[in-house]
Context: one part of a larger RNA
RNA sequence: GGCCUACGGUGGAUACCUAGGCACAGGGAGGCGACGAAGGACGUAGCUACCCACGAAAGGCUGCGGGGAGUUGGAAGCAAGCAUAGAUCCGCAGGUCUCCGAAUGGGGCAACCCAGAAACGGCUCAUUGAAUACAUAGAUGAGUACGAGCGAACCCAGCGAAUUGAAACAUCUUAGUAGCUGGAGGAAAAGAAGACAAAAGUGAUUUCCUAAGUAGCGGCGAGCGAACGGGAAGAAGCCCAAACCAAUUGGCAAGACCGAUUGGGGUUGAAGGACAGCAUAAAGGAUAGCGGAAUCUAGACGAAGUACAUGGAAAGGUACGCCAAAGAGAGUGAGAGUCUCGUAGUUGAAAGAGGAAGUUAACGAGCUGAAUCCUGAGUAGCACGGGACACGAGAAAUCCCGUGUGAAUCCACGAGGACCACCUCGUAAGGCUAAAUACUACCCUGUGACCGAUAGUGAACAAGUACCGCGAGGGAAAGGUGAAAAGAACCCCGGGAGGGGAGUGAAAUAGAACAUGAAACCGUAGGCUUACAAGCAGUUAGAGCCCGAUUGAACGGGUGAUAGCGUGCCUGUUGAAGAAUGAGCCGGCGACUUAUAGGCAGUGGCAGGUUAAGACGGGAAUGUCGAAGCCAAAGCGAAAGCGAGUUUGAUAAGAGCGAUAGUCACUGUUUAUAGACCCGAACCUGGGUGAUCUAACCAUGGGCAGGCUGAAGCUUGGGUAACACCAAGUGGAGGGCCGAACCGACCGAUGUUGAAAAAUCGGCGGAUGACCUGUGGUUAGGGGUGAAAUGCCAAUCGAACCCAGAGCUAGCUGGUUCUCCCCGAAAUAUGUUGAGGCAUAGCGGUAUUGAUUAUAGUCUGGGGGUAAAGCACUGACUCGGUGCGGGCUGGGAGACCGGUACCAAAUCGAAUCAAACUCUGAAUACCAGAUGCACACAAUGCCAGUCAGACUGUGGGGGAUAAGCUCCAUGGUCAAGAGGGAAACAGCCCAGAUCACCAGCUAAGGUCCCCAAGCCAUUGCUAAGUGGUAAAGGAGGUGGGAAUACAGAGACAACCAGGAGGUUUGCUUAGAAGCAGCCACCCUUAAAAGAGUGCGUAAUAGCUCACUGGUCAAGUGUUCCUGCGCCGAAAAUGAACGGGACUAAGCAAUGCACCGAAGCUGUGGGAUUAGAGAUAAUCGGUAGGGGAGCGUUCUGCAGUAGUGAGAAGCGUUAGCGUGAGCAGACGUGGACGAAACAGAAGUGAGAAUGUCGGCUUGAGUAGCGCAAAUAUAUGUGAGAAUCAUAUACCCCGAAAACCUAAGGGUUUCUCCGGAAGGCUCGUCCGCGGAGAGUUAGUCGGGACCUAAGGCGAGGUCGAAAGGCGUAGUCGAUGGAUACAGGGUGAAUAUUCCCUGACUGGACUGCAGGAGCAAACUAGGGACGCAUAAGAAAUAACCAAGCCCUAACUGGAUUGGGAGGAGUUUACGGACUCCAUUUGGUAAAGGUAGUGCCAAGAAAAGCUAGGUAGCGAUGAAUGCAGCCACCCGUACCCGAAACCGACACAGGUAGGUGGGUAGAGAAUACCAAGGGGCGC
Repeated sequence: GGCCUACGGUGGAUACCUAGGCACAGGGAGGCGACGAAGGACGUAGCUACCCACGAAAGGCUGCGGGGAGUUGGAAGCAAGCAUAGAUCCGCAGGUCUCCGAAUGGGGCAACCCAGAAACGGCUCAUUGAAUACAUAGAUGAGUACGAGCGAACCCAGCGAAUUGAAACAUCUUAGUAGCUGGAGGAAAAGAAGACAAAAGUGAUUUCCUAAGUAGCGGCGAGCGAACGGGAAGAAGCCCAAACCAAUUGGCAAGACCGAUUGGGGUUGAAGGACAGCAUAAAGGAUAGCGGAAUCUAGACGAAGUACAUGGAAAGGUACGCCAAAGAGAGUGAGAGUCUCGUAGUUGAAAGAGGAAGUUAACGAGCUGAAUCCUGAGUAGCACGGGACACGAGAAAUCCCGUGUGAAUCCACGAGGACCACCUCGUAAGGCUAAAUACUACCCUGUGACCGAUAGUGAACAAGUACCGCGAGGGAAAGGUGAAAAGAACCCCGGGAGGGGAGUGAAAUAGAACAUGAAACCGUAGGCUUACAAGCAGUUAGAGCCCGAUUGAACGGGUGAUAGCGUGCCUGUUGAAGAAUGAGCCGGCGACUUAUAGGCAGUGGCAGGUUAAGACGGGAAUGUCGAAGCCAAAGCGAAAGCGAGUUUGAUAAGAGCGAUAGUCACUGUUUAUAGACCCGAACCUGGGUGAUCUAACCAUGGGCAGGCUGAAGCUUGGGUAACACCAAGUGGAGGGCCGAACCGACCGAUGUUGAAAAAUCGGCGGAUGACCUGUGGUUAGGGGUGAAAUGCCAAUCGAACCCAGAGCUAGCUGGUUCUCCCCGAAAUAUGUUGAGGCAUAGCGGUAUUGAUUAUAGUCUGGGGGUAAAGCACUGACUCGGUGCGGGCUGGGAGACCGGUACCAAAUCGAAUCAAACUCUGAAUACCAGAUGCACACAAUGCCAGUCAGACUGUGGGGGAUAAGCUCCAUGGUCAAGAGGGAAACAGCCCAGAUCACCAGCUAAGGUCCCCAAGCCAUUGCUAAGUGGUAAAGGAGGUGGGAAUACAGAGACAACCAGGAGGUUUGCUUAGAAGCAGCCACCCUUAAAAGAGUGCGUAAUAGCUCACUGGUCAAGUGUUCCUGCGCCGAAAAUGAACGGGACUAAGCAAUGCACCGAAGCUGUGGGAUUAGAGAUAAUCGGUAGGGGAGCGUUCUGCAGUAGUGAGAAGCGUUAGCGUGAGCAGACGUGGACGAAACAGAAGUGAGAAUGUCGGCUUGAGUAGCGCAAAUAUAUGUGAGAAUCAUAUACCCCGAAAACCUAAGGGUUUCUCCGGAAGGCUCGUCCGCGGAGAGUUAGUCGGGACCUAAGGCGAGGUCGAAAGGCGUAGUCGAUGGAUACAGGGUGAAUAUUCCCUGACUGGACUGCAGGAGCAAACUAGGGACGCAUAAGAAAUAACCAAGCCCUAACUGGAUUGGGAGGAGUUUACGGACUCCAUUUGGUAAAGGUAGUGCCAAGAAAAGCUAGGUAGCGAUGAAUGCAGCCACCCGUACCCGAAACCGACACAGGUAGGUGGGUAGAGAAUACCAAGGGGCGC
């Protein structure tokens, strides 16, 4: 270290629970608001942060009811109270109700400021009053209190998308949907026929069922989709206008006139009414008043049980009772009719809500006549352009809108799907109208085969909270001690935290990080095992060691030396151990659902079946009605039509289609429409939110050390007729030069899980300009802005962000959860904007039916034109012969005749080739017939999957007769196939796994060891480790065979000897002598010896060879064929017989044995199919089909069995089952809870870069955020590198110091603390707790002003929302405007205090003695940039060294005071004394001056004039007194407090800014002051 056991920690699963949700049902209510809403802000308690309640009358006030003992909310505690003289509490009605908000006096940055009685619009009345005479618009006033805003859905209306579908897309669809906007009500809308219909009729509207997915519409695509009629719910009808009459009134043309107003009259189609006659009552309930029932808003009464035992506790158990119009439910220490609250039943209201009955008023009528009158006009219709109707312009009726045109008047007009006629139905151009219908934010009651803390609302808890974002907006996590706090007195360890005892309790392993307490993960103790040993970690066998008990005998458990075999899971693939995907681990959650409509199958009812809406019913019933309707009952035909037939047809033929019961439910499966198995885009569209970043612009402010250069102009001199021109000086221009601040970002390095989501360091560019910058504002996404990069528009830009359409769509990827049994594919064809997708066929499953049909094999009979072969055809092709014709060539004047070794047709002979040649021609295959065991086969219905295939053999095409290449055909295997062999090795060889066996026989392949079986037998070969890679080519390797030559007349090899002479042949040459080269190559001696085979020399010489003899003694040489070998033979870490090894254990041949698989056999068991049975056959399997089961949650049985003498859950365990799984026991746990039989589903997880939580690993690793730096002593303390004090040292010093704007919001100061935060520590802190702290007439802002810009009475424009804008009104970054010095102080000070000033006043007093003065007018306010010199001050600094002096108008008095010395102290201070000025340098700013072109805010305050008005009842003015409002004020502010997620090397406007050196604000070093960077 591993496995196991026991005990813990961590963690929070599981089971149980519910305080909270979800979905409905029945009622109610359906609004609130200028009498100030909804929603908020801020307050109110003795102590009070939050929630709730309440509102300055503020944890509450009053009255009336109820109620009856405690009470001051959640919420303890302390304090103080109230209450039988009736509190708290409940109900009703009042009172009060800050501020914001429609917000409404004006303003505004909501909850504030300024004012002082108050918005705006509507309506009524009055007074006035233009153009314009009457009048009207308008104005003013009075009155009224009508509107405004908010609210979930439902409703009506205006505007109105896109994703999507159509497999693309434009008409179309999505859809008149989403969204925006306006308006109303408790409902809304619609509505009493200018309606339907069809020869019969109905009789307003609305809603439901049906008609019907019909008729239709439709790129006739996708899709869209009525109406009539029938059945139900509910039912309700009316009023004006007109004709006519009357009154009042106006007008004139003066009438029997015209108009207006009021009253009567009148209201429809069988036309009605007026008019003329005749008559004269009632029903009714939708109007108004009176009236006030039921009911509601608090309540009251309300039956009946005890004992014993167990137990912490009884309600459970036992015993004996009781009540019940009450056995719903909840609680009480465990299951309670009889304990409590309740329940059934009965009953109750001072007040309010409610509004039934009733009643009164008003409204509300008939008959006849037919002459005249009336019956809705810029209307109906028509044309054109649109829209709505199911209906897309169509033959398009009907309805609506726009533009134009434009009727009729009851003898009329409209409609009946173009239009016309007839007929029928109706009466437009005015209006009102309940119910049946839709919805539920809200209130009450109730229900649930709804959830139970990762569920159910996002939210069971301080949840729309914390937190994130500029904003619109987004948006969590988090429940459980116990019956009761009885919440642990006291002791011990410890600074504490924490722990140990004691005590409480039934239990403390229920101790507050609290019930149960799984797993990952981390430990402690023990048993076995592990240091010669290589791999998916298991499995089979197994020694040793240790141990145990009633789930018990063929005993088990733990460990596991050693041996055999053995490359995870998933997905996706032809193919994965794959180095292809996914997963760190564990736990929870996580995916084929639901509705409607079809198809099919099964089950059931009926035989024709069946209801829908609705009704009944106490009903959310499974009950009873309800045939409207649907299907079936007859078909055929295009149809007329005919009909068990019909159509075609001349036909009586033939052929096609027909002629035998269904239907309604339920279940399963599948299809369609819906998000439709789950997760996943990039997009598109709508409405909003953003210019705190950034781009541009507008307004108003600010900034730029220092140095240099030296334009124009001017002056002087020269010069010119005069200019011009030249020189010097002066001058101070410039998108001038150098260079800090400031702005930028060219180079390099660092950084790259950073210090930093863009920086640092070192260099770099611009730096008076097209410069930089603050504050306020404007421009907004089909857009803005852009010195232009598609740049920028909040870390986002080829079209921002947020929410919505939306669960867009995804022919694409991933994922998809328990078991067993049976069968079992495909990777092909055709079509396809098709190729990784679909459809049909093929192949699978299943159910039914059907013949022995089908089939391997055998036999018989067929046709063929492939292989082969051939050359007869078509072509190709080689040689030879003959040689048409041609070329070349000779002769000839030419005709023509010759020659030819050149080309060559045709033909002959010989030899060849062919996918697109065939005089020939198989084997197989195919077709037909016969036979044919077994498996099979066909048809029909339903349900699929498959359309990427791979290798290998054979036949081919492409390629290179390349590919693990590609494309076909045909077998096989894999795919979807395990086993044996090939070392290992999907596709090769053998062989197809139902299960078990320590049985047998074999296949491929093997038999020396690894490793089962032959070192088997016989005969050869190989010597190369060939075997155990490869070619051309090479070789006295070796075996066999054949041929040939030499050889006892002595071969081949070896040794001895000879190898000579002419001659150095000749030529050539310097030389050439056998041997540089050329020619020739003879002769002689001989056994033999070349005018020489090689070496050699300058040339000779020399050594050899050929050839000969001798010695020796038997075979030797050459060529060809063949077996086995050899060389040829080089690759990257060391290694290609599997290894050891092998001379066979290699190779060839023969033979006999044996081994060898999940094959076959044997024995036993199981299942499927067939069968009556005996029995037989079968049982590998991916996609896929079929069948049968297990388990989970909930429901019924069930108030069940069981259960505190211990349920569920969790843990351990050696039992049972083919499996999913199911029991038993023990422990824990402390309250539930089965089985069986049925039912319903949020029903089973290991994978989705899933999701949430927990826990590992990495790892005690990287890092601890500028290298300005620490050290010592002392103190405090439990503890000190880090805190305090002191002393040194170091750093900054145009900052790392000080002040201030913005922003922040208590961080400030004091005391106490140290869990967490602080990158270490900590006694410390910007941390936690408590307390304290901000003082103004003059500072800043408001009560003053205006800029850009905003809003905007009227106005104007616009579908609506709304846009623009006048008068005005807001709006600083600007204008105006009155205080200084000192002191004090833990924390504030121009604010308090002291001293001395100033400003305003509508107050008072005194003086004064005639003016003052809104509006208005005028002035002024009032402005750029650059710049030299000078003058006068001052801050500041320097030098000496001691006095100095503010503000105000000057002086005096008064006052202050750096520094030094001393006393005292609680170390923070306090007090006393002494001493204190001259000189020098010298800004910025202001004013004035000069120059230049780009020509440089507004208004008020103010000054002057001056009207209304005020003024002798005393103006102005002066002095004195008195008065003087609101907000800010702490602290940080180049940063640890702001913006950057951080105590972050970044960013952040303005002011002050000393010394030495220096031009300087550069740079270096220092002062004041601040720091040493939290390892």
This is a predicted structure of a 1575-nucleotide part of an RNA (large-subunit ribosomal RNA, half A) from Oscillatoriales cyanobacterium SM2_2_1. Rfam family: Bacterial large subunit ribosomal RNA. Gene Ontology terms of the family: structural constituent of ribosome and ribosome. The prediction has a mean pLDDT of 84.